[in-house]
RNA sequence: GGCGAUAAUGGCAAACCUGUCGAAAGGCAGGGACGCAAAGCUAUAGGGUCUAAACACAAAAAUGUGUAUGACAGCCAGCUCCCGAAG
Numbered sequence: 001g002g003c004g005a006u007a008a009u010g011g012c013a014a015a016c017c018u019g020u021c022g023a024a025a026g027g028c029a030g031g032g033a034c035g036c037a038a039a040g041c042u043a044u045a046g047g048g049u050c051u052a053a054a055c056a057c058a059a060a061a062a063u064g065u066g067u068a069u070g071a072c073a074g075c076c077a078g079c080u081c082c083c084g085a086a087g
Base pairs, nucleotide, nucleotide: 003084004083011036012035016031017030018029019028020027021026034074040079041078042077046076047075048072049071050070054067055066056065057064058063
């Protein structure tokens, strides 16, 4: 450098529930553990996914379609890091 064990020390916390913020996606706090060796960090410039308040277009209207400036790092990616069996 790389790799990842039925090892050690620690860590994080899906779904769901409660409260709260938000138009939503989703965030935060508490409970809770499905999992995780990066489930640490990065989302104004790598790709991808979700949402559509607002705007645009269509419509008589209801509503529909498109768009991120809103989100997701537990999708891939990039950066950084604890430990050390085997090879």

The RNA shown here (c-di-GMP-I-GGC riboswitch aptamer) has 87 nucleotides. The coordinates come from a structure-prediction model, not an experiment, and the mean pLDDT is 88.